[in-house]
Context: one part of a larger RNA
RNA sequence: CUGGGCGUGAAGAGUUCGUAGGCGGAAAGGUAGGUUGUUGGUUAAAGCCCCCGGCUCAACCGGGGAAAAGCUGGCAAAACCGCCUUUCUUGUCCUCUGCAGGGGGUGCUGGAACUUACCAUGUAGGGGUGAAAUCCGUUGAUAUGGUAAGGAACGCCAACGGCGAAGGCGGGUACCUGGGCAGCAGGAGACGCUGAGGAACGAAAGCUAGGGGAGCGAACCGGAUUAGAGACCCGGGUAGUCCUAGCCGUAAACGAUGUCCGCUAGUUGCUUGAGAGUAAUCUUAGGUGACGAAGGUAACCCAUUAAGCGGACCGCCUGGGAAGUACGAUCGCAAGAUUGAAACUC
Numbered sequence: 001c002u003g004g005g006c007g008u009g010a011a012g013a014g015u016u017c018g019u020a021g022g023c024g025g026a027a028a029g030g031u032a033g034g035u036u037g038u039u040g041g042u043u044a045a046a047g048c049c050c051c052c053g054g055c056u057c058a059a060c061c062g063g064g065g066a067a068a069a070g071c072u073g074g075c076a077a078a079a080c081c082g083c084c085u086u087u088c089u090u091g092u093c094c095u096c097u098g099c100a101g102g103g104g105g106u107g108c109u110g111g112a113a114c115u116u117a118c119c120a121u122g123u124a125g126g127g128g129u130g131a132a133a134u135c136c137g138u139u140g141a142u143a144u145g146g147u148a149a150g151g152a153a154c155g156c157c158a159a160c161g162g163c164g165a166a167g168g169c170g171g172g173u174a175c176c177u178g179g180g181c182a183g184c185a186g187g188a189g190a191c192g193c194u195g196a197g198g199a200a201c202g203a204a205a206g207c208u209a210g211g212g213g214a215g216c217g218a219a220c221c222g223g224a225u226u227a228g229a230g231a232c233c234c235g236g237g238u239a240g241u242c243c244u245a246g247c248c249g250u251a252a253a254c255g256a257u258g259u260c261c262g263c264u265a266g267u268u269g270c271u272u273g274a275g276a277g278u279a280a281u282c283u284u285a286g287g288u289g290a291c292g293a294a295g296g297u298a299a300c301c302c303a304u305u306a307a308g309c310g311g312a313c314c315g316c317c318u319g320g321g322a323a324g325u326a327c328g329a330u331c332g333c334a335a336g337a338u339u340g341a342a343a344c345u346c
Stems, first nucleotide, its partner, number of pairs: 004317003007300002012314001014201004021194003025088007033081002035077009049065006091191001092188004096183004103177007110154001114150008125136002162169002206247006215241002220236004258313006266291011295302002319346003328339004
């Protein structure tokens, strides 16, 4: 390479958009690039294959023939692929009427809790643990009531629930804004799918600058525990956690399951629409769960939300270690990220 694979064995890129490319619905007509047939030229000799012959055989050698395939010209066919023209509506998009939602952004705002400060009541403890101690407290703590300030997070509702491409999103309210779904008609008429490069988004931690700092809390300082204790437990506590602007670009970024389309029993929840019916209920579309048929799977399990049966396109894997390392390159302020070996070894 071929072949075989990628939920858990190595393997789906964190996600989306999208360039090139690949692939692409129904009907008719045309064309003849691909395709198919036929015919000519050419593809040195030798060789391979077949037949005949020469060395006593064979190897070897001589003669004749054939074959496959490539390139190129002519003629023919027109199903399929391509191209051109016309048409269609089922894929796709748009309009209209509605609907649900923690989807995103900005401003304003609320209560509980917490901490601190002050005032009041009040007196000897409080706190903490397995037990203690460090620690706080007669300069009046803890507790209780009141007042004020501050920062962060939003109890109940809350769900096995909703929304978002993913990351993720939860007090209230106003404004701005993205996507989705249903319904009945109407419009456009293949406008589609995927997507190498590329671009955008991307938890936490971390970085730069300026703010902010209640609680929590790496580092750090103490107290314990212990043989020791660089820990687990306790008392403190800086960065950070929060905001604004800009970087970083990673994760068990997980459904460890790429995206899109078609097809293949059902049963039962939740959720959002629509329709029918007085109602019970039934029908239908989207989403989200549980269980199961056929089928699949090494098994576990998956099973109309497939890991089943097929199709299109992309990404990725190829024994373990060395190693996601070294080197080079690109990106980054840095941390580092991306790309990514080999010797050697089992």
Molecule: small-subunit ribosomal RNA, central domain
Organism: uncultured Microgenomates group bacterium